RNA sequence: AUUAAAUAGCAGCCGAAGUCCAUUCAAAGAAUGGACGCGGGGGACCCAGAAUAUGGGGCGUAUUCCGAAAGGAUAGGGAACUUCCAUUCCCGAGCCCGUCAGCUAACCUCGCAGGCGUUUGGAAGGGCAAAG
Numbered sequence: 001a002u003u004a005a006a007u008a009g010c011a012g013c014c015g016a017a018g019u020c021c022a023u024u025c026a027a028a029g030a031a032u033g034g035a036c037g038c039g040g041g042g043g044a045c046c047c048a049g050a051a052u053a054u055g056g057g058g059c060g061u062a063u064u065c066c067g068a069a070a071g072g073a074u075a076g077g078g079a080a081c082u083u084c085c086a087u088u089c090c091c092g093a094g095c096c097c098g099u100c101a102g103c104u105a106a107c108c109u110c111g112c113a114g115g116c117g118u119u120u121g122g123a124a125g126g127g128c129a130a131a132g
Base pairs, nucleotide, nucleotide: 009128010127012116013115014114018036019035020034021033022032023031024030025029037112038111039110040109041108042107047102053099055100056097057096058095059094064073065072066071076091077090078089079088081125082124083123084122085121086120
C1' cells in the first nucleotide's frame, strides 16, 4: 500500500431563553399564576470624566477597512458530551430607547423567544444504559 473477514449500545445544534408546582380548556398540548434557576437594564458615596446635533445610548459574536455599486477583506463568533492541537465549513446580522442613562452597594425593573439538522482526525477526561 492492497485485499478479505469480524466487531460497532445511547447522547441533537445556535441562543439567557430552562425546570417544577397549581388551575383552566377541546387535555396532544396550550393559556394563566407562582417558585427556583439563567440572562439584561436602571440606580449612591468613592473613583473616573468634562459634557451639552456631527445628539447620545442599549441588546447582540456581528467591529472596522476598501469600493460609485456589486462585492471583497477583517476584529470577533459557531460547528453535535468537555478540554487541547490540527483540519474543513459557516456567521460576521438585525433590532430597540427617544434628548436621557460612566462605574455603582442597597434598591427598582424587564426577558426566558425565535430559528434550525453545521466535521473530520489525534490525545486526555466524563455522562446514561447493558452485562458481570
c-di-AMP riboswitch aptamer (ydaO/yuaA leader) from a Thermodesulfovibrionales bacterium, 132 nucleotides, folded computationally. Of the family's consensus pairs, 92% are formed in the model. The prediction has a mean pLDDT of 78.